[in-house]
Molecule: RNase P RNA; transfer RNA
Organism: uncultured bacterium
RNA sequence: CGAGCCAGCCGGGUGAUCGCGGCUCGGAUCGCUUCGGUGAUCCGGGUCGAGGAAAGUCCGGACUCCACAGGGCAGGGUGGUGGGUAACGCCCACCCGGGGUGACCCGCGGGAAAGUGCCACAGAGAACAGACCGCCGUGAGCAAUCACGGUAAGGGUGAAACGGUGGUGUAAGAGACCACCAGCGCUGCAGGUGACUGCGGCGGCUCGGUAAACCCCACCCGGAGCAAGGUCAGAAGGGCUGGGCAACCAGCCUGCGCAGGUGAGCGGCCCGCUCGAUGCCUGCGGGUAGACCGCACCAGGCUGCCGGCAACGGCAGUCGCAGAUGGAUGAUCACCGGCCAGUUCGCUGGUCACAGAAUCCGGCUUACAGGCUGGCUCGUCCC
RNA sequence: UCCCCGGUCGUCUAGUGGCAGGACAGCGGACUUUGAAUCCGUCAACGGAGGUUCGACCCCUCCCCGGGGAG
Numbered sequence: 001c002g003a004g005c006c007a008g009c010c011g012g013g014u015g016a017u018c019g020c021g022g023c024u025c026g027g028a029u030c031g032c033u034u035c036g037g038u039g040a041u042c043c044g045g046g047u048c049g050a051g052g053a054a055a056g057u058c059c060g061g062a063c064u065c066c067a068c069a070g071g072g073c074a075g076g077g078u079g080g081u082g083g084g085u086a087a088c089g090c091c092c093a094c095c096c097g098g099g100g101u102g103a104c105c106c107g108c109g110g111g112a113a114a115g116u117g118c119c120a121c122a123g124a125g126a127a128c129a130g131a132c133c134g135c136c137g138u139g140a141g142c143a144a145u146c147a148c149g150g151u152a153a154g155g156g157u158g159a160a161a162c163g164g165u166g167g168u169g170u171a172a173g174a175g176a177c178c179a180c181c182a183g184c185g186c187u188g189c190a191g192g193u194g195a196c197u198g199c200g201g202c203g204g205c206u207c208g209g210u211a212a213a214c215c216c217c218a219c220c221c222g223g224a225g226c227a228a229g230g231u232c233a234g235a236a237g238g239g240c241u242g243g244g245c246a247a248c249c250a251g252c253c254u255g256c257g258c259a260g261g262u263g264a265g266c267g268g269c270c271c272g273c274u275c276g277a278u279g280c281c282u283g284c285g286g287g288u289a290g291a292c293c294g295c296a297c298c299a300g301g302c303u304g305c306c307g308g309c310a311a312c313g314g315c316a317g318u319c320g321c322a323g324a325u326g327g328a329u330g331a332u333c334a335c336c337g338g339c340c341a342g343u344u345c346g347c348u349g350g351u352c353a354c355a356g357a358a359u360c361c362g363g364c365u366u367a368c369a370g371g372c373u374g375g376c377u378c379g380u381c382c383c
Numbered sequence: 384u385c386c387c388c389g390g391u392c393g394u395c396u397a398g399u400g401g402c403a404g405g406a407c408a409g410c411g412g413a414c415u416u417u418g419a420a421u422c423c424g425u426c427a428a429c430g431g432a433g434g435u436u437c438g439a440c441c442c443c444u445c446c447c448c449g450g451g452g453a454g
Base pairs, nucleotide, nucleotide: 001379002378003377004376005375006374007373008372009371010370012336013335014334015333016332017331018330020049021048022047023046024045025044026043027042028041029040030039031038032037051354055365056364058363059362060361061360062359063225064224065223066222070271071270072269073268075221076220077219078218079217080094081093082092083091084090095109096107097106098105099104110216111215115214116213117210118209119208132155133154134151135150136149137148138147139146140145163181164180165179166178167177168176182206184203185202186201187200188199189198190197191196229293230292231291232290237254238253239252240251241250242249243248256285257284258283259282260281261280262279263275264274265273298320300319301318302317303316304315305314306313307312337352338351339350340349341348342347384453385452386451387450388449389448390447393407394406395405396404401437409425410424411423412422413421430446431445432444433443434442
C1' cells in the first nucleotide's frame, strides 16, 4: 500500500424567536374554610422532555389478581461441558464436528446395539439383505445357447448397497484366514472441575440413515395479564339489615338493560383448598362513559479502585433522567457539518438513514443514509 | 397497549414428507348458418428468506402481508 476479519461507539451541532406536555416557585381573581390552609382559572419565572432500535411481540422476569401457587396424570419447552444472571431459548469461556491459507466464522450439538414407523423413483436387492449382467462348476446340445448349483471380486441402479488396501487361499470367490488402517464395544495409565484428550491392551469382524417422526432420558414450566388490579364520589332504580302499626327514616351493598343457564375460582382430567345463590357463566341490545392510585427511584446511569481469561461481581463517590390519555416532544431563520447536482472555482441550488415512548426491566430478531475508534490476519514492496 | 388467527393458479378450494389436483374464469379447436349450451385440449399457483432431511406446500426459526378480540 492492497485485500480482509472482529469488537466498540456516534447517528447532525450551536444560537435566536414562536409554540406544546410534565414538575416546581411566585402573583392575581373566584369558591370553600375549623382561618392553619385548600380547589379552579389566568399570568410570569425556573427545570425536564424519544430510541439504538422506542418496532416485531419471539423468549425470560418484576408487579397485580386468582390457594400461600398445592399433589398426581396429561400437555409444553430446553438439550455438548463449566460458569454468569432475578431469570432465560440470552451472554462468556472451553470441548467436539464442519468451513477458510489465515485473523476468524457456522452448528436445535442428548439417545438410532430400549421399542415402533418411514426410506418415493430407479434398481436383482432398501434393513434377520439380495443375485440383473458377469465369474466358476456339472449336465444337455454339432453350435448359438439352455437347465441346475456355487459365488459376491468386477459392472449397473440409487441420496444411501452390510468396512478399506494388499496378500494367502479357491473351480471361481468371500474377514474364510493374515498384516496395516478406519470404526465400534470393554478396559488400564496419565492430564482436566467437566465435556473431552493423549498413550496402550483385549474382543468379535463391522452392527445404514432419519428423533426440526412417534418415542426414551435429564432438567424446567400453575393460569391470566396494567383494558392486571385497587381507592373515592355519585342521580334514578334494585336488594339486604335495623327502627316504626304504617307512611317513612337510618345504615350497608350493587354499579346500563333484557333473556337463558348454572355452582364458581381451576386453562384438560382426578384429588385437595377457598368462596358462594344479592353469586357466577353465556347470548342479545344500547352507550363511548367520573376522578385518582398503579405510574417512573430503579436487577438505575456515570466515574474510580479491586477480583475474574471473560460474561460478570464487590466497594466507594456522584447524578435524578419523558410520563401523555385523541395522546406533548414541533416550526421558522442564521451559521457550521455530511451527501448529491451544477460551477466562471468565488460559490449556487437541493436534501438530512431507519423510525418514534404508553406498566417497567434483561435479551433475541428485524430496519438503518453516513461516519469514528481500537485490535488482528494474509499478500506485495522498502529499511 | 395487551392477546389471538390466517396466507395454494385470476377467484373459490383439496392436498399432513415422494410428479401440487378439482371447479369457475381465460385461450385454442370440434359441433352450429351464427351465438349459447356441450365435448376435447391448453395456460396458470404453494407470501419471502434461512435451516433439518436423499427429498419440504407439509417439520423448525426469523421476517412480510391480511384479519379478529379484550374495559